[in-house]
Context: one part of a larger RNA
RNA sequence: GCCUGCGAGUUAGCGAUACGUGGCAAGGUUAACCCGUGUGGGGUAGCCGUAGCGAAAGCGAGUCUGAAUAGGGCGUUUGAGUCGCGUGUUCUAGACCCGAAGCGGAGUGAUCUAUCCAUGGGCAGGUUGAAGCGCCGGUAAGACGGCGUGGAGGACCGAACCCACUUCAGUUGAAAAUGGAGGGGAUGACCUGUGGAUAGGGGUGAAAGGCCAAUCAAACUCCGUGAUAGCUGGUUCUCCCCGAAAUGCAUUUAGGUGCAGCGUUGCGUGUUUCUUGCCGGAGGUAGAGCACUGGAUAGCCGAUGGGCCCUACAAGGUUACUGACGUUAGCCAAACUCCGAAUGCCGGUAAGUGAGAGCGUGGCAGUGAGACUGUGGGGGAUAAGCUUCAUAGUCGAGAGGGAAACAGCCCAGACCAUCGGCUAAGGCCCCUAAGAGGUGGCUAAGUGGAAAAGGAUGUGGAGUCGCAGUGACAACCAGGAGGUUGGCUUGGAAGCAGCCAUCCUUGAAAGAGUGCGUAAUAGCUCACUGGUCAAGUGAUUCCGCGCCGACAAUGUAGCGGGGCUCAAGCCAUCCGCCGAAGCCAUGGCAGUUCCAUUUAACCCAGGCAGGGUAACUUGUCCAGGGGUGGAGCUGGGUAGGGGAGCGUCGUGUCACGGGUGAAGCGCCGGAGUGAUCCAGGUGUGGACGUGACACGAGUGAGAAUGCAGGC
Numbered sequence: 001g002c003c004u005g006c007g008a009g010u011u012a013g014c015g016a017u018a019c020g021u022g023g024c025a026a027g028g029u030u031a032a033c034c035c036g037u038g039u040g041g042g043g044u045a046g047c048c049g050u051a052g053c054g055a056a057a058g059c060g061a062g063u064c065u066g067a068a069u070a071g072g073g074c075g076u077u078u079g080a081g082u083c084g085c086g087u088g089u090u091c092u093a094g095a096c097c098c099g100a101a102g103c104g105g106a107g108u109g110a111u112c113u114a115u116c117c118a119u120g121g122g123c124a125g126g127u128u129g130a131a132g133c134g135c136c137g138g139u140a141a142g143a144c145g146g147c148g149u150g151g152a153g154g155a156c157c158g159a160a161c162c163c164a165c166u167u168c169a170g171u172u173g174a175a176a177a178u179g180g181a182g183g184g185g186a187u188g189a190c191c192u193g194u195g196g197a198u199a200g201g202g203g204u205g206a207a208a209g210g211c212c213a214a215u216c217a218a219a220c221u222c223c224g225u226g227a228u229a230g231c232u233g234g235u236u237c238u239c240c241c242c243g244a245a246a247u248g249c250a251u252u253u254a255g256g257u258g259c260a261g262c263g264u265u266g267c268g269u270g271u272u273u274c275u276u277g278c279c280g281g282a283g284g285u286a287g288a289g290c291a292c293u294g295g296a297u298a299g300c301c302g303a304u305g306g307g308c309c310c311u312a313c314a315a316g317g318u319u320a321c322u323g324a325c326g327u328u329a330g331c332c333a334a335a336c337u338c339c340g341a342a343u344g345c346c347g348g349u350a351a352g353u354g355a356g357a358g359c360g361u362g363g364c365a366g367u368g369a370g371a372c373u374g375u376g377g378g379g380g381a382u383a384a385g386c387u388u389c390a391u392a393g394u395c396g397a398g399a400g401g402g403a404a405a406c407a408g409c410c411c412a413g414a415c416c417a418u419c420g421g422c423u424a425a426g427g428c429c430c431c432u433a434a435g436a437g438g439u440g441g442c443u444a445a446g447u448g449g450a451a452a453a454g455g456a457u458g459u460g461g462a463g464u465c466g467c468a469g470u471g472a473c474a475a476c477c478a479g480g481a482g483g484u485u486g487g488c489u490u491g492g493a494a495g496c497a498g499c500c501a502u503c504c505u506u507g508a509a510a511g512a513g514u515g516c517g518u519a520a521u522a523g524c525u526c527a528c529u530g531g532u533c534a535a536g537u538g539a540u541u542c543c544g545c546g547c548c549g550a551c552a553a554u555g556u557a558g559c560g561g562g563g564c565u566c567a568a569g570c571c572a573u574c575c576g577c578c579g580a581a582g583c584c585a586u587g588g589c590a591g592u593u594c595c596a597u598u599u600a601a602c603c604c605a606g607g608c609a610g611g612g613u614a615a616c617u618u619g620u621c622c623a624g625g626g627g628u629g630g631a632g633c634u635g636g637g638u639a640g641g642g643g644a645g646c647g648u649c650g651u652g653u654c655a656c657g658g659g660u661g662a663a664g665c666g667c668c669g670g671a672g673u674g675a676u677c678c679a680g681g682u683g684u685g686g687a688c689g690u691g692a693c694a695c696g697a698g699u700g701a702g703a704a705u706g707c708a709g710g711c
Stems, first nucleotide, its partner, number of pairs: 001711006011093003015090010027048003033042003052059002062074004096234002099231001103224006114198009123188001125157003128153001132149006161185003165182005200216001202212003237645006247260005261367002263364007272357001274352008287339001288337002293333003297329004305321001306319004370395010400411003415588004420584003426578003429562003435575001437574006448564001454548002458545010475532005481505003486500003511526001515524002589635009602625002606621006646700001648697010664684005669678003
C1' cells in the first nucleotide's frame, strides 16, 4: 500500500417543548405498594387542566398599588384539556466517536546513576632528589656554604586502570552512543569489588536543571478517569422538493457564543409583495459658486505703522519700506454654501405581473473567516492578487460555450433521452465547425501581436496664410559697393569682444552687417539683386494610421501555432454561415397550481331524515383527501430544512417453499429513476428458508497519520 472484518447521535428520566397519532374529555391520569403471572385486578396520595391578582397574609371575576368608589398594571368576556405511543429538538448525565499536555491519591524503585558509610582490592618500569641527619669548611657563637646520606611530592615520563580533547568512519549502524588513529590522568580531591543509607515537590548534586533502571523543569505503576479540549480529524443506503450565510449589536470578545438578519417546514391571512406610468413629498451629494467660514495670485488705490528731512512744542515735508480696507481680473475647500441635479427613498393612485410574492405565528436549522470584477469614497504613493466601507454582479453553492490554458471577466442558469433545428458571446486561410465573402478607404511598421515623457521633411485627409508666367522655390553664373577703420572703449576693436547710435550716397541690389575666420587686418559666406532655367513652391493648424524612444537570464517565447501585406491587419458598411446543457421540436419522469370526474372501491369533517333514554346505528346530500383525465408553470445546488422509499438482524400473526435439494457462494439473462430486486436458467452446496402486515434495533463504511488479521 491493497484486501477482509470491526468502527461513531445511543440509553435513562410518571424531565421540558412542538408536531403526528390513539384513549377519555370539563375533566384526564395514577406513583410507591398489594394480590399474584394475565395483554390481569386493585391502589386516588400526588400531578396537569377548569381563574386570576398580589412579595405575601389574602381576596376573588376580579385583584394589586393607593387615603380613594380615582387613575393605572395584570386578568375576566375568546373557553380543551389530559394520559399513553412515535418523531424533531432540548435539559441532566461521558451524551456522536477518537485524541492531549496535565492535576490529585495510593504504592513500587538507588542491581543504572549521584553522594555518603563499613570492609576489602589495585597502581609495570623509569626519572627528579624536599626536610632531616652526618662530615668538612666557616663564625666569638651562629647564620651560611660544600660534599654525602636520605627518600618528600594533589612532582616528572610512561603501561595496566580511569577518562573522553581532536579527527575519520558509522548514522534503515556491527552498536538505541560504537570502531580506528591520535589525546588527558596514572600515590591521588585516584581507581575499583562486596555489603549498606538517602525516594518524588522528595533525594543526591566540586551545580550541567545534572542524575534517581535506554524515562526527569518533578521517576514509574495503578486508581479518580470515558479529567477537560470554544481545537483538529472522522461520522457508513437511495430518490424527490426548497435552499442560505460569511452582515448588525453585544461579549476577558475577535477562528467561540447570545439576540436580530437571511433558509426550511406547519398553520393563519389572501395580493397586503414587486414593476411601470402619473401625482405629491423630504433631502444638500455630483456639479457649480465665492454670498458666509477659511485658503490663495496679480494690478490699481493707498489708511495705519516704520525710515529720512525739518523741528523748543505743535505741526509739516518726503519715501524703490510695510501694506489694512476698497476695487478689477483669475482661483481652491470632506469637516465652506447665494445655488443645485441625475439616481435613490417615502406616500397616494392606475395598470401590469400572480412568482416557492408579502405579512403574522409555532417547530428545526445553518451562517456570523468570504473572494474577485464594475462604480462611488476613506487609508496607502489617485502602489499592491493591498486594506476598509457603500452599491451591483458573479464565484462561494454553478455545470455548458467564449477568453490558447484561466473560481470571481463575456454569453448563458444543466429533470432525462434524440446520428433533429434556430441562435448568444465569440468566430468563419490551415490546425478547427463556419466566407482565401462583397464595397470604399488606411497601414509597410509583421504595426497588428506590450509601454511614457519626448523627438522626427513617414504617410493619407481637412483647413488657414504667403510667393509665383510682370517667371516664384531649388540649383547654377554674376554682383554684394562708397562716406567708413561710424562713435566710444581698448595694447588692438577695421560689419562680426563689449557699449551707444544705426544715418547718407551710388544704384538692379547690397545690414554701420547672418555665420565662419584674424592679434588686428585679410579671406570665405549670408541677407538683398540681376541672369539661366521653367511650374508650382513655402509656412502653419487640426484629424487618421504608422516610426524612434524599447535592455535579462534553458530555446523562438509580448498572435495558442502554422502562417498572413489591395490582408488572414485596422476603420466604415452590407449579405451569409458556424457556434452552448440557452431556445424550439419529438418522446418520457417528477413536483406544484387550477379544472373535470365516478355507476364504482377506500378514508373522513359536517347537514338532513328514521330507529334508540343514551352510547350508537341506517339512509341520503355535500366540502375535502387519495385515484383517473386535461391544462399552465416548475425541476443547478454546499451548509441546512422537509418528504418518500430500499436493504440488514430479530420478534409476533397470517400464508407458503424445502433431500424430486433450503440458506450461502458463482455465472447467464431480465426489471426498476435509485437504494435494490427476480418472471427465470444454470453450477456448487447439503438443511433450513421466504412473502405480507405490524413491532424492535449492537441496522448500511472509503477516508478518522482509525483498530485487528492476511498478502